This is a predicted structure of a 73-nucleotide RNA (transfer RNA) from an Oscillospiraceae bacterium.
Its mean pLDDT, the model's own confidence on a scale to 100, is 81.
It was read from a public genome assembly.
[in-house]
RNA sequence: GCUGAUGUGGCUCAGUUGGUAGAGCAGCGCACUCGUAAUGCGCAGGUCACCGGUUCAAAUCCGGUCAUCAGCU
Numbered sequence: 001g002c003u004g005a006u007g008u009g010g011c012u013c014a015g016u017u018g019g020u021a022g023a024g025c026a027g028c029g030c031a032c033u034c035g036u037a038a039u040g041c042g043c044a045g046g047u048c049a050c051c052g053g054u055u056c057a058a059a060u061c062c063g064g065u066c067a068u069c070a071g072c073u
Stems, first nucleotide, its partner, number of pairs: 001072007010025004019056001027043005049065005
């Protein structure tokens, strides 16, 4: 230098041909308990890596950039 993959709450990951962004764990509150843990119920937390384009509407499609990983030279 070229090619490909990945980038989504604190962490690990879903999101099926574009139509209100979800789960588990972690966190906080309440219940239960003599108390803690466990368990149950609830709550909060995301400009979907960044910039632009297409569209009535984009995490999803198109172009560019960045980061990480792998391969080739």